[in-house]
RNA sequence: CUCUUAUCACGAGUGGUGGAGGGGAUAGGCCCUAUGAAGCCCAGCAACCUUUAAGUAUAUCUAUACUUAUUACGGUGCCAAAUCCUACAGGUCAAUGUUUGAUCUGGAAGAUAAGAG
Numbered sequence: 001c002u003c004u005u006a007u008c009a010c011g012a013g014u015g016g017u018g019g020a021g022g023g024g025a026u027a028g029g030c031c032c033u034a035u036g037a038a039g040c041c042c043a044g045c046a047a048c049c050u051u052u053a054a055g056u057a058u059a060u061c062u063a064u065a066c067u068u069a070u071u072a073c074g075g076u077g078c079c080a081a082a083u084c085c086u087a088c089a090g091g092u093c094a095a096u097g098u099u100u101g102a103u104c105u106g107g108a109a110g111a112u113a114a115g116a117g
Base pairs, nucleotide, nucleotide: 001117002116003115004114005113006112007111008110013042015041016040017039021032022031023030026087027086028085029084044078045077048075049074052069053068054067055066056065057064058063083109088106089105090104091103092102093101094100095099
């Protein structure tokens, strides 16, 4: 870098440092920020990998997979707003006279984890 699978409306400081940006493509919008942005440190959250137990199914005598509950030493991750919203396709509704707005579903893209190449 590519592919596969799963998740993405829960949760997480009134700390220290720092000193102007930030919301990880792009564009438009809308927000956060000197009542202190990013980054770094500490604390925290979560449970993908992980621990333990039970059940089920294969297989067959010990494994594998799945489900439920459980665990938090460690590897990641996360810690404003749904992945902040929209972008593509379709449905419904309203205004309207060819567009706009609201809403729903799916897709695409993205993020994270595990596995494979």
This is a predicted structure of a 117-nucleotide RNA (SAM riboswitch aptamer (S box leader)). It matches the Rfam family "SAM riboswitch aptamer (S box leader)". Gene Ontology term of the family: regulation of gene expression. Model confidence (mean pLDDT): 78 of 100. The model forms 97% of the base pairs in the Rfam consensus. It was read from a public genome assembly, where an Rfam model found it.